[in-house]
Context: one part of a larger RNA
RNA sequence: ACUACUCAUAAUGCCGAUAAUGGAUGCCUAGGAGGUUUUGGCCGAGGAAGGACGCAUAUGGCGGCGAUACUCGUCGGGUAGGAGUCAUAAUCCUGUAAUCCGGCGGUUUCCGAAUCGAGCAAUCGACCGCGUCAAACGCGGGAACCAAACAUAAAAGUUCAGCCUUUGGCUGAUAAUAGUGUUUGGUAGGGUACCCGGGGAACUGAAACAUCUAAGUACCCGGAGGAAAAGAAAUCAUAGAGAUUCCCUAAGUAGCGGCGAGCGAAAAGGGAGAAGUCUAAACCGAGCUCAGCUCGGGGUUGCAGGGCAGACGAUAUUUGGUGUUUUAUAUAGCAGAACAGCUUGGAAUAGCUGACCAUAGAGGGUGAAAGUCCUGUAUGCGAAAUGUAAGACACUGAUAGUUUGUACCUAAGUACCAUGGAGGAAGUACUCUGUGGGAAUCUGGGGCGACCACGUUCCAAGACUAAAUACCAAGACCUACCGAUAGUGAACUAGUACCGUGAGGGAAAGGUGAAAAGCACCCCGGGAGGGGGAUGAAAUAGACCUGAAAUUGUCGGCUG
Numbered sequence: 001a002c003u004a005c006u007c008a009u010a011a012u013g014c015c016g017a018u019a020a021u022g023g024a025u026g027c028c029u030a031g032g033a034g035g036u037u038u039u040g041g042c043c044g045a046g047g048a049a050g051g052a053c054g055c056a057u058a059u060g061g062c063g064g065c066g067a068u069a070c071u072c073g074u075c076g077g078g079u080a081g082g083a084g085u086c087a088u089a090a091u092c093c094u095g096u097a098a099u100c101c102g103g104c105g106g107u108u109u110c111c112g113a114a115u116c117g118a119g120c121a122a123u124c125g126a127c128c129g130c131g132u133c134a135a136a137c138g139c140g141g142g143a144a145c146c147a148a149a150c151a152u153a154a155a156a157g158u159u160c161a162g163c164c165u166u167u168g169g170c171u172g173a174u175a176a177u178a179g180u181g182u183u184u185g186g187u188a189g190g191g192u193a194c195c196c197g198g199g200g201a202a203c204u205g206a207a208a209c210a211u212c213u214a215a216g217u218a219c220c221c222g223g224a225g226g227a228a229a230a231g232a233a234a235u236c237a238u239a240g241a242g243a244u245u246c247c248c249u250a251a252g253u254a255g256c257g258g259c260g261a262g263c264g265a266a267a268a269g270g271g272a273g274a275a276g277u278c279u280a281a282a283c284c285g286a287g288c289u290c291a292g293c294u295c296g297g298g299g300u301u302g303c304a305g306g307g308c309a310g311a312c313g314a315u316a317u318u319u320g321g322u323g324u325u326u327u328a329u330a331u332a333g334c335a336g337a338a339c340a341g342c343u344u345g346g347a348a349u350a351g352c353u354g355a356c357c358a359u360a361g362a363g364g365g366u367g368a369a370a371g372u373c374c375u376g377u378a379u380g381c382g383a384a385a386u387g388u389a390a391g392a393c394a395c396u397g398a399u400a401g402u403u404u405g406u407a408c409c410u411a412a413g414u415a416c417c418a419u420g421g422a423g424g425a426a427g428u429a430c431u432c433u434g435u436g437g438g439a440a441u442c443u444g445g446g447g448c449g450a451c452c453a454c455g456u457u458c459c460a461a462g463a464c465u466a467a468a469u470a471c472c473a474a475g476a477c478c479u480a481c482c483g484a485u486a487g488u489g490a491a492c493u494a495g496u497a498c499c500g501u502g503a504g505g506g507a508a509a510g511g512u513g514a515a516a517a518g519c520a521c522c523c524c525g526g527g528a529g530g531g532g533g534a535u536g537a538a539a540u541a542g543a544c545c546u547g548a549a550a551u552u553g554u555c556g557g558c559u560g
Base pairs, nucleotide, nucleotide: 013558014557015556016555017554018553019552020551026545027511028510031482032481033479034478035477036476037475038474039473040472041471042190043189050111051110052109053066054065055064057089058088060086061085062084063070072105073104074103075102076101077100081093082092083091116125117124118123127141128140129139130138131137144187145186146185147184148183149182150181151180152179159173160172161171162170163169164168194225195223196222197221198220199219205212209258235241236240245272246271247270248269255263256262276464277463278462279411283297284296285295286294287293288292302442304410305409306408307406308405309404310403311402312401318398319397320396321395322394323393324392325391326390327389328388329387330386331385333381334380335379339354340353341352342351343350355372356371357361363375364374365373416437417436418435419434420433421432422431423430444459445458446457447456448455498505499504518544521532522531523530524529
């Protein structure tokens, strides 16, 4: 100097353990989702919807209530506890029946249509009447618009009279109307969705885009109701059918369409549900402001009907309203069968043994898994009061012909035509309509896809009409629906906190345990916290079930 072997020594690496952090996963459900079925469906000047502010012994949120303020009365139910809840303490109430549940009432501040005036909603300022002679105070009243009744009552014009400066003027009278006042009734404002009407887009599609489409959608406005709208053929059809509405079907058919994209019927058929009526006119009567109008009778349709004049003939059928009553039902409720022992365990609903009920073995709860523990379930029963439905009775309305003659009536700026639009699947037909023309009267008129003829069918130009249908809410029930990053945005103080001038946007956040038995007492510490100890089946269940991973600490090991 080189090589080999042995021993010792490391982390910001690796492995393991153990703690921490974190809140996945599992289990759970207090809340949601979807549906079936039943029932109900407008509120408001008698002050709504929605709010503000208050009300409890203490009172912050939520819920409840309104100066009679966690409540008042009454009629029922009901039974031992109660003074809502988070969430207690204190003090009270209660078999002289509380709390609680239901029916009907009372009270119901202030704002809000908001209505005495004003206003920056929840505030400000007055006035009049009564108590009252006056004040405090209390009670009551007054907005606007529409209609009716009553009261009052102009100007202009009419008519009459008088006078004058006489195509006229002035004065007075006259019956009204407008207006004003009072009273009574109505309207207003709100409502998730559904409904009707008036307006009415664009993006988009057409692989561009303009007709077209989206779409009569979204949106705005007006209006109504518990439903709305529609509705008793001037309809369809070609055999006849016989109001409307909804469903199935016809049918993605017939059709429409820069014949592109796309749009898209109807009749017939099968069901749900069924319900039909009233005026105008002719004619008659009464009244009046009298070429007419009002009221009453009459009358209401297409195989034409009605009126008027004449002839004949029967008394029937259906139905509305109000009241009483009965039954059913809704709004509280009531009754409701049947199990013990042993073992394990913190606890029995488990295991074992032996029983019982069942028109009840649906469901939920109870210290683990219960037909027989609790609540319920099957079944049966129940209403003083108010509502609903059906029936009966009473009262009170409405409701029907046949035929002969006559030719009086049967909805007018309408039908229809021209032209410009709109509707509907479309269109020259049909329906509606701006402008300009403009009929007939039953020997009439409309439709039947330009139009004409024949045939056939219906009767416009007035009105009403339940049900089947739509939507919402509540009750009951169901789920090869979710299970806390799911399911509603919201299982929790949720349309909250928070953001935005505003319209508006819009979260996160569940779980101790069977029971708080929520750790008395001692020790360390200023406290927080910890160590003993106690409770408990368990405390690494101690503010919490389980407690994955990333990440962090500590300990041990490995690697030269």
Molecule: large-subunit ribosomal RNA, domain I
Organism: Candidatus Levybacteria bacterium RIFCSPLOWO2_02_FULL_37_18